[in-house]
This is a predicted structure of an 81-nucleotide RNA (Fluoride riboswitch aptamer (crcB RNA motif)) from Frateuria terrea.
It matches the Rfam family "Fluoride riboswitch aptamer (crcB RNA motif)". The family has 289 seed sequences and 2,293 matches in Rfam 15.1.
The coordinates come from a structure-prediction model, not an experiment, and the mean pLDDT is 77.
It was read from a public genome assembly, where an Rfam model found it.
RNA sequence: CGCCGGAUGGGAGAUGGCAUGCCUCCUGUUCCUGCCGGAACGAACCACCCCGACCGAGGGGUUGAUGAUGCCUGCACACCG
Numbered sequence: 001c002g003c004c005g006g007a008u009g010g011g012a013g014a015u016g017g018c019a020u021g022c023c024u025c026c027u028g029u030u031c032c033u034g035c036c037g038g039a040a041c042g043a044a045c046c047a048c049c050c051c052g053a054c055c056g057a058g059g060g061g062u063u064g065a066u067g068a069u070g071c072c073u074g075c076a077c078a079c080c081g
Base pairs, nucleotide, nucleotide: 009027010026011025012024013023016072017071018070019069020068022067028041029040030039031038032037047062048061049060050059051058
C1' cells in the first nucleotide's frame, strides 16, 4: 500500500412520524482543523405486471404511508349517529 473478515459508529430499504432485544444492504474519497468536529462528493435506495422483437421509444394495468411488527398522523371505502 492492496485484499478479505469482524467490532463500533454513521447511512439506506417505491409517499410522513415515533418505537423495536429485529431483518437485509452500503460504509469510501477529497478538503478544512491542534483536538472535538465540519464541508462537499460517492455507495446502499428510487415497486410490480402486460403489450411492445431481448434492450429501447411508447401504451395499458396492480399493490402499499411498515424492510418487518406496533402505534400515531394523512388519505380512501363501508356502516352508525